[in-house]
Molecule: transfer RNA
Organism: Saprospiraceae bacterium
Formats: sequence, structure tokens, C1' cells
RNA sequence: UCCGAUGUAACUCAAUUGGUUAGAGUGCUCGCCUGAUACGCGGGUGGUUAGUGGUUCGAGUCCACUCAUCGGAA
Repeated sequence: UCCGAUGUAACUCAAUUGGUUAGAGUGCUCGCCUGAUACGCGGGUGGUUAGUGGUUCGAGUCCACUCAUCGGAA
């Protein structure tokens, strides 16, 4: 320098060839349970879907560029 992949909650991941309000587990917190702790059960807490722009009635999903990480070629 060129090519490709990935980017969603604090962490690990879903989201059906674009469709109704983006979910789950872990975590945190409150309660129940117990003599107490742990385990277990229930409630609550959670998001600029990396950023900007575009396409569309409608974008996490498609397109362009930028950024970050990883891999490959030279």
C1' cells in the first nucleotide's frame, strides 16, 4: 500500500433472504428463602446497534466513506 472479516447492554451472545416496542444469559440492585452465608426463586436495572451520510413507506440488517480490532497478500 492492497484485500477480507468483525463491531449490538458493564461482559458473552441472539435478533428468521429489511417489518410492529432490539431480546437472552452473566453482572448490579431489591425482596423471598435460611439461625446466618451460599445455593435456589421472584422483581427491578439496563442500548447514540462504532461514527457520518445514503437507499427505502420502513435499516441492527442493504450501499458509500471514516474509525477500531483481527487476519491475509506484497